Predicted 3D model of a 73-nucleotide RNA (transfer RNA) from a Verrucomicrobiota bacterium. The sequence was found in a public genome assembly. It matches the Rfam family "tRNA". It is annotated as a transfer RNA.

[in-house]
RNA sequence: GGGUUGGUAGCUCAGUCGGUAGAGCAACGCCCUUUUAAGGCGUGGGUCCCGAGUUCAAGCCUCGGCCAACCCA
Numbered sequence: 001g002g003g004u005u006g007g008u009a010g011c012u013c014a015g016u017c018g019g020u021a022g023a024g025c026a027a028c029g030c031c032c033u034u035u036u037a038a039g040g041c042g043u044g045g046g047u048c049c050c051g052a053g054u055u056c057a058a059g060c061c062u063c064g065g066c067c068a069a070c071c072c073a
């Protein structure tokens, strides 16, 4: 330098054919428990990496950029 894959909640990751952004864990509150852990119920938490384009509508499609991993040179 070229190519491929990926970037979504604090962490790990889903998200189908473009049509209301989700799960587990963690955090917080309550219950339970002699206490801790475990368990039960609930609550909060989002610049979907950045910018532009297409569209009635974009996490998803197109283009450019940034970052990470891998492959080639």
Stems, first nucleotide, its partner, number of pairs: 001072007010025004019056001027043005049065005